Notes:
Predicted 3D model of a 348-nucleotide part of an RNA (small-subunit ribosomal RNA, central domain) from a metagenome. The coordinates come from a structure-prediction model, not an experiment, and the mean pLDDT is 87. Rfam family: Bacterial small subunit ribosomal RNA. Rfam links the family to the GO terms ribosome and structural constituent of ribosome.

Context: one part of a larger RNA
RNA sequence: CUGGGCGUAAAGAGCGCGUAGGUGGAAAAAUAAGUUGGGUGUGAAAUCCUCGGGCUUAACCUGAGGUGGUCAUUCAAAACUGUUUUUCUAGAGUACAGUAGAGGAAAGUGGAAUUUCCGGUGUAGCGGUGAAAUGCGUAGAUAUCGGAAGGAACACCAGUGGCGAAGGCGGCUUUCUGGAUUGAUACUGACACUGAGGCGCGAAAGCGUGGGUAGCGAACAGGAUUAGAUACCCUGGUAGUCCACGCCGUAAACGAUGAAGACUAGCUGUUGGGAACUUUAGUUCUUAGUGGCGUAGCUAACGCGAUAAGUCUUCCGCCUGGGGAGUACGGCCGCAAGGCUAAAACUC
Numbered sequence: 001c002u003g004g005g006c007g008u009a010a011a012g013a014g015c016g017c018g019u020a021g022g023u024g025g026a027a028a029a030a031u032a033a034g035u036u037g038g039g040u041g042u043g044a045a046a047u048c049c050u051c052g053g054g055c056u057u058a059a060c061c062u063g064a065g066g067u068g069g070u071c072a073u074u075c076a077a078a079a080c081u082g083u084u085u086u087u088c089u090a091g092a093g094u095a096c097a098g099u100a101g102a103g104g105a106a107a108g109u110g111g112a113a114u115u116u117c118c119g120g121u122g123u124a125g126c127g128g129u130g131a132a133a134u135g136c137g138u139a140g141a142u143a144u145c146g147g148a149a150g151g152a153a154c155a156c157c158a159g160u161g162g163c164g165a166a167g168g169c170g171g172c173u174u175u176c177u178g179g180a181u182u183g184a185u186a187c188u189g190a191c192a193c194u195g196a197g198g199c200g201c202g203a204a205a206g207c208g209u210g211g212g213u214a215g216c217g218a219a220c221a222g223g224a225u226u227a228g229a230u231a232c233c234c235u236g237g238u239a240g241u242c243c244a245c246g247c248c249g250u251a252a253a254c255g256a257u258g259a260a261g262a263c264u265a266g267c268u269g270u271u272g273g274g275a276a277c278u279u280u281a282g283u284u285c286u287u288a289g290u291g292g293c294g295u296a297g298c299u300a301a302c303g304c305g306a307u308a309a310g311u312c313u314u315c316c317g318c319c320u321g322g323g324g325a326g327u328a329c330g331g332c333c334g335c336a337a338g339g340c341u342a343a344a345a346c347u348c
Stems, first nucleotide, its partner, number of pairs: 003320004007302002012316001014201004021194003025088007033081002035077007042069001048066007091191001092188004096183004103177007110154001115149007125136002162169002206247006215241002220236004258315006266293012297304002321348003330341004
């Protein structure tokens, strides 16, 4: 390499859109590029294979036949693939009427709580811990009542509940807006699937400019602990956390399970639709999700089991002993931090 694999052993890209390419539903007709068969030509000799011959055998030499091709040309076949034409509706989509939802963006707004400030009451402690101390407090703290300011987050509802491609999304109202799903008809007529490159989105932390800063809180300071304590605990506290715009592009970005389609026992919970029967409490059926068990089957086992890791098809990505190393060098990207791509010597 062929091959064999990718939940946990190495291996599914963080997620989408989509170009080239690959693959692709049903019927009829035509064609003959692929495909299949025949003829002709060619495929040098040696080598190789088969059957013989010659050296005493063998190696070796030698005769005949054979094999050998993405080959050329010609004749034919028309099932399959391709191409062209015509048609179809089961895939896909559009229109119509409903439904559910923390899907997204912007603006406005509400209450609880923390903190600070102002005023009242009030007096010696408060705070913190395993125990303490640093710290705060007679310049009146903590506690309590009233008022004000400001920032951030939204208790209960709340649920293996919902929505989103993923990251993720939770007070309330309005505006704009994406998707899903259900029902019955009508329409288009394969318009589909996947997707190398490419483009976009992408938690937290971090970066740039300008704001904001209540609480929390890397760094830092102090107090403890300890043999030491550059920690765990405590008192403070700056970046940051928040907003706007622009970068970064990584995560145990996880279901450690790529996308799409078809088929293959059941039982049970739950969310959103629809239908029928019944009667106000349900039963049955159907559909789209989301959970628990489980048959066959699969698996090294654990386990998976219609939301498959079962049985198959198409396309993409990835793996090939451990360390060296996701490193060096080079290239591309980035303000930087760094990211992406990605070895070898050596060693076991």